[in-house]
Molecule: Bacterial large signal recognition particle RNA
Organism: Planctomycetota bacterium
């Protein structure tokens, strides 16, 4: 060096989370790798930390290990950028609401501003009046194929006949109902340049009368008294980007691995 038969180990690993710790069940990354049963109000288990049954392969491309690179996770520090919060601050401003003021602009005033006094009106209450609708009753008009009234032709019943009998159309007349209505009566009212009285005395118009020169505040100005963006700054969080430290599949590359037996 061959052969055979065996053992150890192998037949997936790791990252969060969980738990006093492992280890698995659970999310996740790797990327492809034995079946099977157990389990989050969990399951097994103690540092030789999954357990119980089964099966493959085996000293090597598969096992162990050492460097490298190196997918994802944990964590943890940074600058600028961007998003959200919070603060101070912008803010004795800008804008902006209301108030006052009367200096400017503008209007209005001797063809009478202001200001006081009368009077009226606007507004409420009640009562006429008139308007409009609406009821009623009353005039007048219309108004029934048959179930209204009269008269009832023609025809129809009855009768030997005299005559009797009922009756439809026409026609007058009416009944409910319908129309009208310079008529009377009551009843209402988002009716009136209308009339009486009352009531209100604030305000606001209109007119008399005293007085006699300011009056209004649109815009500017100045004061007051409020409301309030946006940028700047600080702080905090979260993205994204760089770094540190951790744990790390999974690739490469090197190195190590046992016992019988027989040629």
């Nucleotide at each position: 060096c061959c052969g055979u038969g065996c053992u150890a180990g192998g037949c997936g690993g790791g990252g969060u989370g969980u738990u006093a710790g492992c280890g698995g069940u659970a999310c996740c990354c790797u990327g492809u790798a034995c079946u099977c049963g157990c389990a989050a109000u969990c399951c097994g288990c103690u540092a030789u930390a999954g357990c119980g049954a089964g099966g493959c392969u085996g000293a090597a491309u598969u096992c162990u290990u050492u460097u490298c690179u190196g997918a994802g996770g944990g964590u943890u520090g940074g600058u600028u950028u961007u998003g959200c919060c919070g603060g101070c601050u912008c803010a004795a401003u800008a804008c902006u609401g209301c108030c006052a003021u009367a200096a400017g602009u503008g209007g209005u005033g001797u063809u009478g501003a202001u200001a006081g006094c009368c009077g009226g009106g606007u507004c409420c209450c009640a009562a006429g009046c008139a308007a409009g609708u609406g009821a009623a009753u009353g005039g007048c008009g219309u108004g029934a194929a048959c179930c209204u009234g009269g008269u009832c032709a023609g025809g129809c019943c009855g009768g030997g006949a005299a005559c009797g009998g009922a009756g439809c159309a026409g026609c007058c007349a009416u009944a409910a109902g319908c129309g009208u209505u310079a008529a009377u009566u009551c009843g209402c009212u988002g009716u009136g340049c209308c009339c009486u009285g009352g009531a209100c005395a604030a305000a606001c118009c209109c007119g008399g009368c005293u007085u006699g020169a300011g009056c209004c505040a649109a815009c500017u100005g100045u004061g007051g008294c409020g409301g309030c963006a946006c940028a700047a700054c600080c702080g905090g969080c979260a993205a994204c980007c760089c770094g540190g430290c951790u744990c790390g599949a999974a690739g490469a590359a090197g190195a190590g691995u046992g016992c019988a037996c027989g040629g």